[in-house]
RNA sequence: GCCUUAUUAGUUCAAUGGUAGAACGCAUCCAUGGUAAGGAUGAGACCGUAGUCCGAUUCUGCGAUAAGGCA
Numbered sequence: 001g002c003c004u005u006a007u008u009a010g011u012u013c014a015a016u017g018g019u020a021g022a023a024c025g026c027a028u029c030c031a032u033g034g035u036a037a038g039g040a041u042g043a044g045a046c047c048g049u050a051g052u053c054c055g056a057u058u059c060u061g062c063g064a065u066a067a068g069g070c071a
Stems, first nucleotide, its partner, number of pairs: 001070007010024004018054001026042005047063005
C1' cells in the first nucleotide's frame, strides 16, 4: 500500500428495508424481624457522515476504530 471481517443498552450477544430484543447488570416497589434468593415495574443502544428509497440499524460511497490476510 491492497484485500477481508467486525462495530447494536454498562457487559455479552440477537435481529431485520417498515416501532430494535434477550441474558446478566442498574433503579424503584413488593416481600422478610433482617440479609441473600425471589416477584413486579422501569430506564438504558444501532461507530460517524453523505447517498438511494415513501421509509435505512439493514443497501451503497467515504471516514474512524479493532482483528486478520497478501505484498
Predicted 3D model of a 71-nucleotide RNA (transfer RNA) from an uncultured Bacilli bacterium. The coordinates come from a structure-prediction model, not an experiment, and the mean pLDDT is 81.